[in-house]
């Protein structure tokens, strides 16, 4: 400097064009218990940005950042 791949809640993650964006931890109230941990019950939290195509985009296409690789 050239190709490829990635980028969803605080964490990992699921999703292949109509979804109420779903689930584990975690985190916040309750019940429980003398109390704390366990269990249980509720909640609150995301689609890097910018543009396209589409009746509709997290999803396809360009572009930008950031990430990881291969090569020179």
């Nucleotide at each position: 400097g050239g190709c490829g791949c990635u980028u969803u809640c605080g964490u990992c993650u699921a999703g292949c064009g109509g979804c109420u964006a779903g689930g584990a931890c975690a985190c916040a109230u309750g019940c429980c218990u003398c109390u704390c941990a366990c269990g249980c019950a509720u909640g609150g939290a995301a689609c890097a940005c910018g543009g396209g195509u589409u009746c509709g985009a997290u999803u396809c296409c360009c572009g930008u950042a950031g990430g990881c690789g291969c090569u020179a």
Notes: A computed fold for a 72-nucleotide RNA from Alloprevotella sp., annotated as transfer RNA. NCBI's taxonomy places the organism under Bacteria, Pseudomonadati, Bacteroidia, Bacteroidales, Alloprevotella. Rfam family: tRNA. The family's RNA type in Rfam is transfer RNA.